[in-house]
Molecule: c-di-AMP riboswitch aptamer (ydaO/yuaA leader)
RNA sequence: AUAAUUAAAUCGCUUAAUUCUAAUAGAAGCGGGGGACCCAUUUUUUUGGGGCGAAUUCCGAAAGGAUAGGAUAACUCUUUCAAUCCGAGCCCGACAGCUAACCUCGUAGGCGUUGAAGGAGAGAAUCA
Numbered sequence: 001a002u003a004a005u006u007a008a009a010u011c012g013c014u015u016a017a018u019u020c021u022a023a024u025a026g027a028a029g030c031g032g033g034g035g036a037c038c039c040a041u042u043u044u045u046u047u048g049g050g051g052c053g054a055a056u057u058c059c060g061a062a063a064g065g066a067u068a069g070g071a072u073a074a075c076u077c078u079u080u081c082a083a084u085c086c087g088a089g090c091c092c093g094a095c096a097g098c099u100a101a102c103c104u105c106g107u108a109g110g111c112g113u114u115g116a117a118g119g120a121g122a123g124a125a126u127c128a
Stems, first nucleotide, its partner, number of pairs: 011112004018028004029107006039097001046094001048095001049092004057066003069086004075123006081115002
């Protein structure tokens, strides 16, 4: 100097997935589902239907290639150029449009940074 592994702390990314209270769990915040009137519906009836999620669609025997769409610390948000990635999976169980009241559920997991900190705008914080 380089590479790999382990542990702790801090700072960040994805995401609803955070904080507080001493805590078999309960709250607040954030997020999802069910559920009236009215409104809407060529729409279900195995060609089943539906939900979470950015993760949909097309081509291909396959491998794979495209694509709707999504993501990328340097105070936060919005926008923009370039670059690099993702474009999965899981669930309900015959059944669900919207939907006030109401009912109910989740608050996991996985990671390490774009041009150190790109450009522009708005708003904060700190210092003088």